[in-house]
RNA sequence: AAAUGAAAAAGGCAAACCUGCCGAAAGGCAGGGACGCAAAGCUACGGGUCUAAAGCGACACUUGCCAGGACAGCCGGGUUGCCGUU
Numbered sequence: 001a002a003a004u005g006a007a008a009a010a011g012g013c014a015a016a017c018c019u020g021c022c023g024a025a026a027g028g029c030a031g032g033g034a035c036g037c038a039a040a041g042c043u044a045c046g047g048g049u050c051u052a053a054a055g056c057g058a059c060a061c062u063u064g065c066c067a068g069g070a071c072a073g074c075c076g077g078g079u080u081g082c083c084g085u086u
Stems, first nucleotide, its partner, number of pairs: 002086004012037002017032006035073001041079003045076003048071003055065004
């Protein structure tokens, strides 16, 4: 440096759920909590998914479209990195 994750070590992250706060929502943050994770570190670049406030259009109790909002723990790409093995 490249490939790789069988068994380990040191450590790391933390799903659901609960509480509080932020947000129109999706969702996020903090604390608790562990389903899992070798990148479950970072990045919305490609695909995908979620939401639909504003906007646009119907229309009367409402409703359709739409991302500039969100998801990296959906897949791929980019990028950084611990330990072991070859």
A computed fold for an 86-nucleotide RNA from a Peptococcaceae bacterium, annotated as c-di-GMP-I riboswitch aptamer. The organism belongs to Peptococcaceae, within Bacteria. The coordinates come from a structure-prediction model, not an experiment, and the mean pLDDT is 90.